A computed fold for a 522-nucleotide part of an RNA from an uncultured prokaryote, annotated as small-subunit ribosomal RNA, 5' domain. Rfam family: Bacterial small subunit ribosomal RNA. Its mean pLDDT, the model's own confidence on a scale to 100, is 84.
[in-house]
Context: one part of a larger RNA
């Protein structure tokens, strides 16, 4: 000098764009953050409409719009948070899988015949303070099960050709056996099953790179390898039995400490050094530890079970909970924001769609935390007035063209008026073409921000400057006070009676809505 997720002191007019718990992965009141589908099902708790009835209070009717709870489907494995752990194939990079999986989506081909039994809900009853649970009767499905059909799927058997990377791969043609489906409908479609391929996403393996300490030198029994079996989507000591005695290590094993990694960021001429906050990719975690279930995918932040710590409720028998989601509270700390608005846009989930949900996201609020931009006026004006201060000695210098005064301008401010882009899709209605649901055109509807940005008119210099420094380094000097005192200080150092170094004043210098100090990095 540059830089910062900064803090502190003094000060403060405005806007744009960013950023905002670096500490306690400490504990959390409250609200919200993942639902959706009635075009899968039985149905009808509430609301509405309609109808019937009525003693005018109401009652009845799932036939209707809709729909609580329930069965079922899809989603909840995404999105969002945090960095505790991890020195590791975790990450980065480059390869491989002849050892693998992939819901939804796309393409292609084939198919969907028949039947049975339950169960939630509803109803009845019971236990309990509650959470909740139990018994009986009855009912449906795109829930579950059985049979049929079936191969380019799977299993077994054996063949030929070509190729390779050892196991083998590819192609061709066989035999035997096993395995599937679901309906709804506005009749257009939407779904279902199997197979092949693609796309997307993942899994696994390997080369190289990846902190400090040798005041850590030996480490290791599933350890290293083999055979067999099990397990997995898949290879593999991944697991088990048996056999062998190996495996790693000064090219640093093992141990200890520290740490999420990268793209990137800061600095530097570069080499390098430092950092990994915001944004993007990967990983890990979800009160602590463990376990699996469901599922295409989890060993699952707002799922389950067990154990533990903590908090809460309790009728003492027993229960409930998990903000490292968004706000917010307490605590810790030098220190870090609103219990805001909206789904209008983008994206996601579900749905045929309308739509619903979305603290993702888009916006607004707070904070000079940073960067950038703008302003606090411009021109003229000397009897260089008065006051202050200084050199001095009755003359001058400085503040100082500064002010007053005259003229001008109006960014900004205030008042009033106008007023966006971001929104064309989906959908509605109509038309045209092909064709009967796709494309095109027209029409209607939709804006949180926001009456915001922006524009215009009027008024009037009107509303707007501080902070640090002035001995040298280092730009800027005098007077007064103090008298090794009080104090200053980054280093050298200053202060003991004329201190340009302390305190005040005048003046000056630097930067400027900031300026200094502190901390850290280069």
């Nucleotide at each position: 000098g540059g830089a910062u997720g900064a803090a502190c002191g003094c000060u403060a007019g405005c806007g744009g764009c960013a950023g905002g718990c670096u500490u306690a992965a400490c504990a959390c009141a409250u609200g919200c953050a993942a639902g959706u589908c009635g075009a899968g099902g039985g149905g009808u708790a509430a609301c509405g409409a309609u109808g019937u009835u009525u003693u005018c209070g109401g009652a009845c009717a799932g036939g209707c719009g809709a729909c609580g709870a329930c069965c079922g489907g899809c989603g909840c494995a995404c999105g969002g948070g945090u960095g505790a752990g991890u020195a590791a194939c975790g990450c980065g990079u480059a390869u491989g899988c002849a050892a693998c999986c992939u819901a939804c989506c796309u393409u292609u081909a084939a198919c969907a015949g028949g039947g049975a039994g339950a169960u939630a809900g509803c109803c009845c009853g019971a236990a309990g303070a509650a959470a909740u649970u139990c018994g009986g009767a009855u009912u449906a499905a795109u829930a579950c099960c059985c049979c049929a059909u079936a191969a380019u799927a799977c299993a077994u058997u054996a063949a030929u050709a070509u190729g390779g990377c050892a196991u083998c791969a590819u192609a061709u043609a066989a035999a035997u056996g096993u395995u599937a489906a679901a309906a709804c409908u506005c009749a257009g479609g939407u779904g279902g099953u199997u197979a092949a391929a693609g796309a997307u996403g993942g899994g696994c393996a390997u080369g190289c790179g990846u902190a400090a300490c040798a005041u850590u030198a030996g480490u290791u029994a599933g350890u290293u390898g083999g055979u067999a079996a099990g397990g997995u989507a898949a290879u593999g000591g991944c697991u088990u039995a048996c056999c062998a005695a190996g495996a790693c290590a000064a090219u640093g094993a093992u141990g200890u400490u520290u740490a999420g990694g990268g793209g990137u960021u800061c600095u530097a001429a570069a080499a390098g050094g430092a950092a990994g906050g915001u944004c993007c990719c990967c990983c890990a975690c979800a009160c602590u530890g463990g376990u699996a279930c469901u599922g295409a995918g989890a060993c699952a932040c707002g799922g389950a079970c067990c154990a533990g710590a903590c908090u809460c409720c309790u009728a003492c028998g027993g229960g409930a909970g998990g903000c490292a989601g968004c706000a917010g509270u307490g605590a810790g700390g030098a220190a870090u924001a609103u219990u805001g608005g909206g789904c209008a846009a983008u994206g996601g989930g579900u749905g045929a769609g309308a739509a619903c949900c979305u603290g993702a996201c888009c916006c607004a609020g707070c904070c000079a935390u940073g960067c950038c931009g703008c302003g606090u006026g411009c021109a003229g004006g000397a009897u260089u007035a008065c006051a202050g201060c200084c050199c001095u000695a009755u003359g001058g210098g400085u503040u100082u063209u500064a002010a007053a005064c005259u003229g001008c301008u109006u960014u900004u401010a205030u008042a009033c008026g106008g007023g966006a882009a971001g929104a064309a899709a989906a959908u509605u209605a109509g038309c045209u073409a092909c064709g009967u649901g796709u494309a095109g055109c027209u029409u209607a509807c939709u804006g949180c921000c926001g009456g915001u940005a922006c524009c215009g008119u009027a008024u009037g210099a009107a509303u707007a400057a501080g902070c640090a420094u002035c001995g040298g380094c280092u730009a800027a000097c005098u007077c007064c006070g103090u008298g090794c005192c009080a104090g200053c200080a980054g280093c050298c150092g200053c202060g003991g009676u004329a201190a340009u170094a302390c305190g005040g004043a005048g003046g000056a210098u630097g930067c400027a809505a900031g300026c200094g100090u502190u901390a850290u990095c280069c």